A computed fold for a 266-nucleotide RNA from an Actinomycetota bacterium, annotated as Bacterial large signal recognition particle RNA. It matches the Rfam family "Bacterial large signal recognition particle RNA". Rfam links the family to the GO terms SRP-dependent cotranslational protein targeting to membrane, signal sequence recognition and signal recognition particle, plasma membrane targeting. From the family's description: The signal recognition particle (SRP) is a universally conserved ribonucleoprotein involved in the co-translational targeting of proteins to membranes.
């Protein structure tokens, strides 16, 4: 010290969660690291590690220890926005009301706001009209027998003359059932630009008449007042974020130093 054969290991690791714990699917991270089955209403186990089967590689780049660096996640801690919730109590805003200025629009000498005498709009009452329904009225149908009427045949009475009841048919009618409906009677109502009379007269709309320039408050500005917990202000919870910290904690991958065999031949 070289050569063959093997044997521990290795073939990824964390983190957060889950759990009595651990490890693993499934998440994030690192970065590249062998297959198949199982696995979240989980799966496997009770500790160098998921269970089970195959396979590679195999003493060091690879495997074990120690340290640095430090991706990422987790507490904590404070700042700060978002939302959402509770309590508090009012300076201040605002929705909204209400005065008044000013603008803007309309309207107004073909006459505004105001005043006056009317009418209408509204109610009662009497009528007229139109509609509409019933009667009445005019027409058609309407009765095997219990309707008239005429009654063949047949029938009954009668010696005879002559009489009687009457069915089918034929004509009429009643009840009822349809139609028409000018003209009469009588009812109705969500009926009329209708006609007389009386009332009411707030409010509207409207006409004449006086008078002569303003009116409206429809939009906006601006002041004054009145005003709700709706903004917004304070406190306090919760939830999502962001930044912040010589804070804690686990630590991937990677730097450095260390450490580990066994047989046989040479």
């Nucleotide at each position: 010290c070289c050569g063959u054969g093997c044997u521990a290991g290795g073939c990824g690791g964390g983190g957060a969660g889950c759990u009595a714990g651990c490890g693993g699917u499934g998440c994030c991270c690192u970065g590249u690291a062998c297959c198949c089955g199982c696995g979240a209403u989980c799966c496997g186990c009770u500790u160098c590690a998921g269970c089970g089967g195959g396979g590679c590689u195999g003493a060091a780049u690879c495997c074990c220890c120690g340290u640095c660096c430090g991706a990422g996640g987790c507490c904590c801690g404070g700042a700060u926005g978002g939302u959402c919730c509770g309590g508090g109590g009012c300076a201040g805003c605002u929705a909204u009301c209400g005065g008044c200025a000013c603008g803007g629009a309309g309207c107004g000498u073909u006459g505004a706001g105001g005043g006056u005498c009317g009418g209408g709009u509204c109610c009662u009452g009497c009528g007229c009209g139109a509609c509409g329904c019933c009667a009445a009225c005019c027409u058609g149908c309407g009765a095997a027998c219990c309707c008239g009427g005429u009654c063949a045949g047949g029938u009954c009475c009668g010696g005879a003359a002559g009489g009687a009841a009457g069915c089918a048919g034929c004509c009429g009618u009643a009840a009822g059932c349809g139609g028409g409906c000018g003209a009469u009677g009588g009812c109705g109502g969500g009926u009329g630009c209708c006609g007389c009379a009386g009332g009411a007269g707030c409010g509207c709309c409207u006409g004449g008449c006086c008078g002569g320039a303003g009116c409206u408050c429809c939009c906006g500005u601006g002041c004054c007042g009145g005003g709700a917990a709706g903004c917004g202000c304070u406190c306090g919870a919760g939830u999502c974020g962001u930044c912040c910290g010589a804070g804690g904690u686990c630590g991937a991958c990677g730097g450095c130093g260390g450490g580990u065999g066994c047989a046989c031949g040479g």
The sequence was found by an Rfam model in a public genome assembly. The coordinates come from a structure-prediction model, not an experiment, and the mean pLDDT is 78.